[in-house]
RNA sequence: CGUCGAGGUGAUCGCUGGCGCCUUCGGGCGCGGGAGGAAAGUCCGGGCUUCACAGGGCAGGAUGCUGGCCGACCGCCAGUCGGGGCGACCCGAAGGAAAGUGCCACAGAAAGCAAACCGCCCGGCGCUUCGGCGCCGGGUAAGGGUGAAAGGGUGCGGUAAGAGCGCACCGCUCCCCUGGUGACAGGGGAGGCACGGUAAACCCCAUCCGAAGCAAGACCGCACAGGGACCGCGCUGCCCGCGCAAUGGUUCCGGGUAGGUCGCUCGAGCCCGCCGGUAACGACGGGCCUAGAUGAAUGAUCACCACCGGCCAAGGGCAACCGCGGCCGGAACAAAACCCGGCUUACCGACG
Repeated sequence: CGUCGAGGUGAUCGCUGGCGCCUUCGGGCGCGGGAGGAAAGUCCGGGCUUCACAGGGCAGGAUGCUGGCCGACCGCCAGUCGGGGCGACCCGAAGGAAAGUGCCACAGAAAGCAAACCGCCCGGCGCUUCGGCGCCGGGUAAGGGUGAAAGGGUGCGGUAAGAGCGCACCGCUCCCCUGGUGACAGGGGAGGCACGGUAAACCCCAUCCGAAGCAAGACCGCACAGGGACCGCGCUGCCCGCGCAAUGGUUCCGGGUAGGUCGCUCGAGCCCGCCGGUAACGACGGGCCUAGAUGAAUGAUCACCACCGGCCAAGGGCAACCGCGGCCGGAACAAAACCCGGCUUACCGACG
């Protein structure tokens, strides 16, 4: 790193839903099905559903080397660069700091239009035990010291001492050539070197993103309660009005509680072979159906075998120790709840 993973077999008693048969409608019998590699965390990405939506922009969020894969991805594969390891190999939020703004604590003399604390060097003055010492002025970023970081590194020359001040090599910037789809790599030339760091600070650039979620949502809907419409009889054939019916209705409509059905498991599905591809993955052919529950099933007990540990122990051995056999105990992480692809985390062990 990968594969497997309630240890196996048997018996008895149960649970759940499917089909078939029977039924006194309560149920019974038979057959076959019944958790995971993570079902977990709910961290990403999708399918599906309802709502929203002309197009574009702002705000907000996510991602951030290159190429590829995928339905999509903060995923995977292959590579580049950087870092680590003797090594097999492992790790990397890996765009932009010459668009602007901010910050750089502590320490330190100085932290950003650089900076003289010690040291080194030169000059002047004073002192001197003649070795130097003190004060003042100036030069110096090579040495020491501080720091995460002090304005390229090493060496030679040079100089009063120094300094890319000069030179060689390395690094850096710019230009060109070659190879590569590309990230980039290799080579050549020019330039003494400009532009400190920080974007897991604001920000800039590029790409992507509507919201909520199966308690989504769709359908059915007895009784009871409630809303709206419509409807009767008489005076009166019609309209108004009045009265009665009325605590009205074998009518219709809409909403909708308890409840029921669907969504629900056939799907970017799994297995095998073969082909293409370094690989992720894709094409083709064949085969398979693999929980679908909702106060939520998938379990319990016993026996034997295998494994691990402890105690006793026939016996073996100089000893450390090994140990026939017996007794007791242990055996992980955790359990579907619409479904997939990932990531992360947990884990007794076995095998490669």
Predicted 3D model of a 352-nucleotide RNA (Bacterial RNase P class A) from a soil metagenome. Rfam family: Bacterial RNase P class A. Rfam's curators write: Ribonuclease P (RNase P) is a ubiquitous endoribonuclease, found in archaea, bacteria and eukarya as well as chloroplasts and mitochondria. The coordinates come from a structure-prediction model, not an experiment, and the mean pLDDT is 75. The sequence is in RNAcentral, with records from MGnify.